Predicted 3D model of a 102-nucleotide RNA (Glycine riboswitch aptamer) from a bovine gut metagenome.
Its mean pLDDT, the model's own confidence on a scale to 100, is 80.
Rfam family: Glycine riboswitch aptamer. Gene Ontology term of the family: glycine biosynthetic process.

RNA sequence: AGGAACUCUGGAGAAACCCGUUGAAUCGGGAGCCGAAGGUGCAAGGCAGCAGCCGCUUAUCCGGCCGUACGCUGAAUCUCUCAGGCAAAAGGACAGAGUGGA
Numbered sequence: 001a002g003g004a005a006c007u008c009u010g011g012a013g014a015a016a017c018c019c020g021u022u023g024a025a026u027c028g029g030g031a032g033c034c035g036a037a038g039g040u041g042c043a044a045g046g047c048a049g050c051a052g053c054c055g056c057u058u059a060u061c062c063g064g065c066c067g068u069a070c071g072c073u074g075a076a077u078c079u080c081u082c083a084g085g086c087a088a089a090a091g092g093a094c095a096g097a098g099u100g101g102a
Stems, first nucleotide, its partner, number of pairs: 005099006017030004032086003038082001039080001041078001045073003049068002052065004
């Protein structure tokens, strides 16, 4: 210098949608939307393997170069919209300050 974790502060988007006697939440049905908990997917690049060429060599091995990829790896505030969310509250990626010190 410095991770996880904790505390404080800031923190967007989208119907208080319609029906069931219906403020919210929950339940059942309908159809619409958001992306910033979490999760999914992948670009360049890299890597084994394989082929070819060159060097050493009787040869193998080894080293270098190049090609190849339905393989592996590979980021996000991108993407999907599974989850979650669409008044307030809660949550909230991320940022700042502090504690902490693997």